RNA sequence: CGCUUAUAGGGAAAGGCAGAGGGAAUAGACCCGAAGAAGCCUUAGCAACCUGUCUCUGGACAAGGUGCUAAAUUCUACUCCGCAAGGGGAAAGAUAAGCC
Numbered sequence: 001c002g003c004u005u006a007u008a009g010g011g012a013a014a015g016g017c018a019g020a021g022g023g024a025a026u027a028g029a030c031c032c033g034a035a036g037a038a039g040c041c042u043u044a045g046c047a048a049c050c051u052g053u054c055u056c057u058g059g060a061c062a063a064g065g066u067g068c069u070a071a072a073u074u075c076u077a078c079u080c081c082g083c084a085a086g087g088g089g090a091a092a093g094a095u096a097a098g099c100c
Stems, first nucleotide, its partner, number of pairs: 002099006013043005021032003026077004044069003049065002051062004073092001078089004
């Protein structure tokens, strides 16, 4: 890199360095950003996939390996239902666990 499965309207930020972008990619929309973006570091936190302990096998607790800490995965795009508003599904991406 690829394949399989599962999950997502919930949750959780301060400081330092830095200095103009960022919200995955393409397009559009809408946002965030010099009252400081990306990135890096420290500390803190959230969650509970793997893990550990207990268990009445339903689960409970812990937090070692990951992950995450603006907005539904920010929204739309493809498809189905619908007069519309709107709703369902898919695709793609993300994360985890497993496999090659």